Predicted 3D model of a 72-nucleotide RNA (transfer RNA) from a Minisyncoccota bacterium. The organism belongs to Minisyncoccota, within Bacteria.
RNA sequence: GCCGAAGUAGUUCAGUGGUAGAACGCCAUCUUGGUAAGAUGGAGGUCGCGGGUCCGAUUCCCGCCUUCGGCU
Numbered sequence: 001g002c003c004g005a006a007g008u009a010g011u012u013c014a015g016u017g018g019u020a021g022a023a024c025g026c027c028a029u030c031u032u033g034g035u036a037a038g039a040u041g042g043a044g045g046u047c048g049c050g051g052g053u054c055c056g057a058u059u060c061c062c063g064c065c066u067u068c069g070g071c072u
Base pairs, nucleotide, nucleotide: 001071002070003069004068005067006066007065010024011023012022013021018055026042027041028040029039030038048064049063050062051061052060
């Protein structure tokens, strides 16, 4: 330099055009003599950044950034 993959909650990941979810973690309450476990509820997201298409974009298109892999 070229090619490909990935980027979504604190972490690991789903989500193939209609306004984003799970598990674990965190907080509160219940339970227990107390902790853990368990039950219930809650908080937490400019969906990497900037444009474009569309009535509507996490999703499609273009560019850029970061990480990983491959080729030379």
It matches the Rfam family "tRNA". From the family's description: Transfer RNA (tRNA) molecules are approximately 80 nucleotides in length. Its family is annotated with triplet codon-amino acid adaptor activity in the Gene Ontology.
RNAcentral records the identical sequence in 2 taxa.